[in-house]
RNA sequence: UUAGAGUUUGAUCCUGGCUCAGGAUGAACGCUGGCGGCGUGCCUAACACAUGCAAGUCGAACGGACUUAAAUUGAAACCUAGUGAAGUUUAAGUUAGUGGCGGACGGGUGAGUAACGCGUGGAUAACCUGCCGUAUGCAGGGGGAUACCAACUGGAAACAGUUGCUAAUACCGCAUAAGCGCACAGUACCGCAUGGUAUAGUGUGAAAAGAUUUAUCGGCAUAUGAUGGAUCCGCGUCCGAUUAGCCAGUUGGCGGGGUAGAAGCCCACCAAAGCGACGAUCGGUAGCCGGCCUGAGAGGGCGGACGGCCACAUUGGGACUGAGACACGGCCCAAACUCCUACGGGAGGCAGCAGUGGGGAAUAUUGCACAAUGGGGGAAACCCUGAUGCAGCGACGCCGCGUGAGCGAAGAAGUAUUUCGGUAUGUAAAGCUCUAUCAGCAGGGAAGAAAAAAAUGACGGUACCUGACUAAGAAGCACCGGCUAAAUACGUGCCAGCAGCCGCGGUAAUACGUAUGGUGCAAGCGUUAUCCGGAUUUACUGGGUGUAAAGGGAGCGCAGGCGGUACGGCAAGUCUGAUGUGAAAGCCCGGGGCUCAACCCCGGUACUGCAUUGGAAACUGUCGGACUAGAGUGUCGGAGGGGUAAGUGGAAUUCCUAGUGUAGCGGUGAAAUGCGUAGAUAUUAGGAGGAACACCAGUGGCGAAGGCGGCUUACUGGACGAUUACUGACGCUGAGGCUCGAAAGCGUGGGGAGCAAACAGGAUUAGAUACCCUGGUAGUCCACGCCGUAAACGAUGAAUACUAGGUGUCGGGGAGCCAAGUUUUUUUCGUUGCCGCAGCAAACGCAAAUAAUUAUCCACCGGGGGGAGUAGGUUCGCAGGAAGAAAACCCAAAGAAAUGGACGGGGACCCCCCCAAGCGGUGGAGCAUGUGGUUUAAUUGGAAGCAACGCGAAGACCCUUCCCAAGUCUUGACAUCCCUCUGACAGAGUGUGUAAUGCACUUUCCUUUCGGGACAGAGGAGACAGGUGGGCCAGGGUUGUCUUCAGCUCGUGUCGUGAGAGGUUGGGUUAAGUCCCGCACCGAGCGCACCCCCUAUUCUUAGUAGCCACCGGGUAGGCCCGGCCACUCUAAGGAGACUGCCAGGGAUAACCUGGAGGAAGGUGGGGAGGACGUCAAAUCAUCAUGCCCCUUAUGACUUGGGCUACACACGUGCUACAAUGGCGUAAACAAAGGGAAGCGAGCCCGCGAGGGGGAGCAAAUCUCAAAAAUAACGUCUCAGUUCGGACUGUAGUCUGCAACUCGACUACACGAAGCUGGAAUCGCUAGUAAUCGCGAAUCAGAAUGUCGCGGUGAAUACGUUCCCGGGUCUUGCACACACCGCCCG
Repeated sequence: UUAGAGUUUGAUCCUGGCUCAGGAUGAACGCUGGCGGCGUGCCUAACACAUGCAAGUCGAACGGACUUAAAUUGAAACCUAGUGAAGUUUAAGUUAGUGGCGGACGGGUGAGUAACGCGUGGAUAACCUGCCGUAUGCAGGGGGAUACCAACUGGAAACAGUUGCUAAUACCGCAUAAGCGCACAGUACCGCAUGGUAUAGUGUGAAAAGAUUUAUCGGCAUAUGAUGGAUCCGCGUCCGAUUAGCCAGUUGGCGGGGUAGAAGCCCACCAAAGCGACGAUCGGUAGCCGGCCUGAGAGGGCGGACGGCCACAUUGGGACUGAGACACGGCCCAAACUCCUACGGGAGGCAGCAGUGGGGAAUAUUGCACAAUGGGGGAAACCCUGAUGCAGCGACGCCGCGUGAGCGAAGAAGUAUUUCGGUAUGUAAAGCUCUAUCAGCAGGGAAGAAAAAAAUGACGGUACCUGACUAAGAAGCACCGGCUAAAUACGUGCCAGCAGCCGCGGUAAUACGUAUGGUGCAAGCGUUAUCCGGAUUUACUGGGUGUAAAGGGAGCGCAGGCGGUACGGCAAGUCUGAUGUGAAAGCCCGGGGCUCAACCCCGGUACUGCAUUGGAAACUGUCGGACUAGAGUGUCGGAGGGGUAAGUGGAAUUCCUAGUGUAGCGGUGAAAUGCGUAGAUAUUAGGAGGAACACCAGUGGCGAAGGCGGCUUACUGGACGAUUACUGACGCUGAGGCUCGAAAGCGUGGGGAGCAAACAGGAUUAGAUACCCUGGUAGUCCACGCCGUAAACGAUGAAUACUAGGUGUCGGGGAGCCAAGUUUUUUUCGUUGCCGCAGCAAACGCAAAUAAUUAUCCACCGGGGGGAGUAGGUUCGCAGGAAGAAAACCCAAAGAAAUGGACGGGGACCCCCCCAAGCGGUGGAGCAUGUGGUUUAAUUGGAAGCAACGCGAAGACCCUUCCCAAGUCUUGACAUCCCUCUGACAGAGUGUGUAAUGCACUUUCCUUUCGGGACAGAGGAGACAGGUGGGCCAGGGUUGUCUUCAGCUCGUGUCGUGAGAGGUUGGGUUAAGUCCCGCACCGAGCGCACCCCCUAUUCUUAGUAGCCACCGGGUAGGCCCGGCCACUCUAAGGAGACUGCCAGGGAUAACCUGGAGGAAGGUGGGGAGGACGUCAAAUCAUCAUGCCCCUUAUGACUUGGGCUACACACGUGCUACAAUGGCGUAAACAAAGGGAAGCGAGCCCGCGAGGGGGAGCAAAUCUCAAAAAUAACGUCUCAGUUCGGACUGUAGUCUGCAACUCGACUACACGAAGCUGGAAUCGCUAGUAAUCGCGAAUCAGAAUGUCGCGGUGAAUACGUUCCCGGGUCUUGCACACACCGCCCG
C1' cells in the first nucleotide's frame, strides 16, 4: 500500500482516442481582502546602466610629513605684564609612499559545456600545499640601490620624464649546515609492471630579519601532521541514421623539451595505425548532483530557494605576480558600446547590495546595524565587512486566530414563490443576558551577552504580562443539466449568449441573463499556464500482430541471441558473511523548543549503490574428455503437371488455292455498323502459319514462395518409406547482405494464328469518353537484359516439445484372415481435408502429426481518425516508378464482431376481386355536387396520396354565420358576489314608431314575529364576464389508417459476457400463432375462434288491431258480420349442425376429398366486435383544457350583402346517346319505415302543381301509399328520331316576415350537346354484380347526396408466372430521421 466516470450504437460487447474528478508551482490574471508567525520574490534581455556603498589592514617592518600636549633653548618686535618665530627632547595621534599579509575567500549568475563537466567508486609507486599544529636545528658578517621628498621639464587631462638625496622585516653576494636536492656506484627488505622503503660512501648545491611598552611577536632550513588543491582510471549521464563513415599530431614508438606532476602536452625522426552499427563523426537541446513534485510501486517530470561541484564576469585572446589565478570590484592586446577632450589623447565594465531604463503576463527598499554568527588585517586596542543579523514592500506559499456566544415564535417586517391554503429565507433578525481572542488605549517589560568584572542590542519599548473599555472595526468567491454536492421564478426566443467533454438556446430553458434559495471552500475563491497521476494510452513490473493499427512476397545466410544427455575442473554471472564508503540539509521514526501549528533543535533509521575481501557450487557460463534420442551421411525402394534444354503429335481457329453452290451471312434484348452477285456464308479437297494442349482432372500431386498440365529423350534439385552401418550437437532463428519473385511495363532482335488495352464505327442513353456489337494496334509468344510490385492471402513468421477422439484422401512399409484375390481387416510413418472435447478468443471462430491451446526462443511491426504512403531531402531504376518517410492543420470520433429492426430492381413459402377469367362503369356529352385556381368589400374557416375533394354539412333566401359594409352598447347578450332605490318597472296585451335598441297605456305577486325575507328590475363601483382569437408540434378525449392482417407479449427455468435468443422456429394443416406431431422448454395474457344480434327450418306457448281452411248468417260482389285460432303472421321460449355417421387419403394425428341423411354441411349467410403498435396522421371550429393574446373590442346587438362569383382544372354522381327501347291503354305482385305545430281518406274544383272541406288515426286498426321494373295489347322502324332532355320564354302552385341576388314544383312552348367515349383507371365471386322502384333522418320549404327496404336477377375463376398490398422463414447491409436512407464527384 493499486477506486473510477463521461463520450462512437436503436441497443450490445470489444478495440481505441478525447475529456473530467486528485496533487503540485519562484507563478500570472479577475473579484474580494481583518490580524499574526515562518518562508519566499526578474522564470523574459549573460539587455544597457546614473548615483552611493560592497576589501582592506598593519606606525609593534621603514624613512619622512603633519597635528596636539609637555619640558627646554630662545631670534625679532612691542615693551617689561606677557605674547612668542626658530630649534632640541619626550608623549599622544593622523598618514601619502616603501614593505608585509589579504584582494584566488566571502557574494552573484547559469551564457557556454553532451565533457572525466558532474555523480559514484578507485589510483597517484606520477604531484603541490601560504596561514595552523608537532619535532629538530639555526639566524655570523657585509654590500649596492630606490620610492617618498626637492628642483626642473612635458601634457587640457590621465599621467609621464630627467637630475639629486634617503631607510627598512625591500634587494644582492659571502660564511656555516643536515640521509634536504642532484650525480656516481652499493647492500638489505618489500611490492602492483615501471618500481618503493631503509641505509653506508664520494662529489656537489642551497638559508635567515628583525620589531617592541622586555610580557612577547616575528624570520630561516628540514621532516611530519592537518587542511586545501591537481592529475589519471572503471561505471553511469538527453534527442536525431531523412547525420555512416570519421581522424594527419591523427594512433603508436625512440629521443629531446616542458610541467608541481604522468602524458603528442610540445618538437624532430620512424611506423601506419586509431575510432565506428554495443552508433563514431555531425546536428539539436541542456550547467550536473544531494534533492523537489507526482506515483501503490516501477517510473515520469523538474534542478527556483538551501547545500556540494563546475563554468563564467561586456565579447575574444594573453600572460604577470603569487603557496594558490591565467584573477567579477588586478594588468596587457583586439572588438563592440558609453563617457571626457584643448582632437593630440584618455576613462569605464552592477551575472555584488540597493536602485534606473528597457523587455515582459510578471517579481520588492537607492532602509538599519556590525549587537550576534563568521571572514580579512593587526601583538592588541581596533578598523573593514550590502557576507551576515534585522527591518520595509507583495495573500506569492504554508500554518494559526478572529469576524462573537446563550436564550429568543407574534414563526415580525421585507424579499422570493404559490395549487392563494401556504411555503422558504428562519432562531435568522429585533429583544434580553454574557464574553473580549484580534485590532485600538494605558501601565509594566525580556531572553538573545559569553570566559572574573565593567562596557556594549540594529531588531525594539519588539515578543510577552496586566488593566479599563465597546458586539463595537473585520466575508467573500465559485458553482447548482450529467460527470459532480446543490433548483425554482422571471426575462430572452438557434437571438443574446454558455461550454472541460457530452452538449444547451428555434415561446413553458433546473444548461443563456437576473433574482430568491441552496451547495462547496473560506481571507481567500475562481480562471489560465505547466508537470505527474488517472493512462496497463511505449506495457521491466504490465500490452499486442486471422477480421479492430500491426507477420517482411519467399528462401539462403555473416554478426548477434538461444541451445540435447551424463561426469569432472574453474568461479565470470548467481547466492551469502564481513569491512570501507554512500557529506550536511531533506524524507521516515522517536523525543524536545516557540501558548498550538507551520517552523526550529537533538537522536536513530534509511540512503535499495559502489568498492575490497572470505566462502558455496545447484543453475547459466567456460575448460576437458565422453554419449546418441537433435542434425547429417550411407544402402535399398517406390511416387510426382518440381526445374532446364532438344525433339515430336493430333484436334480447333484463321488465311491461301481449287471445286460444288446461290442470296444472303453475321450479330443482338431488338438492331445497326461489317462481309457478300467482283459469288460471301455453307460444303469438299489441298496447303501455310502461330499459339494453346479437350477428355483423364480429383478441397488429387509437386515446389520455399511466385508457380507447374499433350507426348518422348537428355541433364538435374527436393521430399518420403524401409534399414540402423557411420559422424557425434555439427542445431534453431536471423538486423544488415545475397538470391528468387505473378501480371502489367521497359530495352534490343525475332515472331504474330487467335485474343485484345489504345483507337474507329454502330447501338443504348437525358448524356454514355461505359456495359452490348463490328473491326483493330501495342501486347500476349521466343532469346537476352531490366523492373521488384499484387487481396504476393491461410489477410495466420520460422522451429521444437507437449496436450481427448472420430472419419475420409494421396505415397510407402508390416501383420492377420480366407474361397489366395486388381479381395478384405488391422497397424505404422509421411501428405492433404472435414467434424469435434478441453483450452483460447470481444465475438466470429481456431481446435492437437496443419492451433488462434500450453511452454521456450528469435525476429518484425503498431500506438485515435484524416492530412498521407503525400511533401522536400536521400538511395535504386533507361523510364514509368520503387524503397524509406514527416509536419502544419482539421475532427471526437474512425473502427472490429455480434443483436433485434427497416430495406433489397436477393431467395423460398402463403394470402387477398391483387392479377387472370368475366359483368358493369369512370375518363368523351349535358347537368348536379365538392375541391383547386381566379375574382371579390367578403367570396369565413377546417380537411390534402392511398387514409382531403356528394368530407365535417342528417339539408347557407333571413336565422344558421364564424366573413364583409354600415350603425349601435360598454360590468356588458350569458354567470356569481356587494351597495342604493323601487314593489311590481319584468312578462302578457293594445297602440305607435325604428333597420335594430325604443315610446305610451292596460292588467297581474308570495311570506312575515310587520323590522324584514324571498324574487324581480333600475342605478353604481369593482372583482369579473366574453372570445368559432393563436398554435393538435403543449396535454386530454374522440376518430382515421395499416387491418378483421394474424399477429403482439409476459412469468419461471435454460442458453449467451451482453444487446438478446428460446418459447413464437421445424414437418403437416387451417380463414386464423386454427389444430396435431416433434423440440429446453413448461405455462399464461391481449388478439383469432366461441359467446351476442338479424336471417334460413321446425316445435311449444299466446291470439289483437293480425289470419280465415272449416262452420253459421248476409251481399250483386268483396272478411261484410258472427264464431274459431287450424294455417299465414306476430313475439317469447326451445330444437337443430357437432366433421356427429360412412368411404378414401394422411403419420393410426390434426385435417382434407367424396357420400348419406337433412330446411341448412364443414365459419350456412350477414352484422356488431378492431391486439401491441405506426403515421409529431385528423380535430383547440363538437367538447373540455394548461399557456399566450384582445378588454368602449379580436366581446355583444341590428340591417343589408357574402358563403350560390366564373376564363379554367380535378374528384364524386345523375340523365342519356335508344328497339333487351320510347310512348299510350288497361292489369299484377312487396318489404321496411314515418305520422299530432302531424299523416290526412272518401267527396267537390283545377289539364296540373294544388285548392276547398275534414271521416279516421298518438297507429299490426287510420293514413302517407300509387310500388316500379314485369306481363298483355297498340304504335313508332334506326333518324339527332315519337331517342335525349339541357337552356330559354310565358303563365302558375306551395312553403315562408320575405323566393331579386338565391327555393322546389306545375302547364304550354322552345328542343342544345350527345350516335357508347384516347391514354389511363374503378367496383364486383351469389340472392352478389347489374337493373327497378319504395321509405326515412335532417327539414317551414328545398336531394341526382346519405342511410335503409324489398322486386327481377346473371356471367366467370385454367391458375398464382407477372403488377399492387400483406404475412412467415432465410440471406446481404457502410441504413436507424431506418432506401423519400446513406453517400461520391
This is a predicted structure of a 1385-nucleotide RNA (small-subunit ribosomal RNA) from an uncultured bacterium. The sequence is in RNAcentral, with records from Greengenes. The prediction has a mean pLDDT of 83.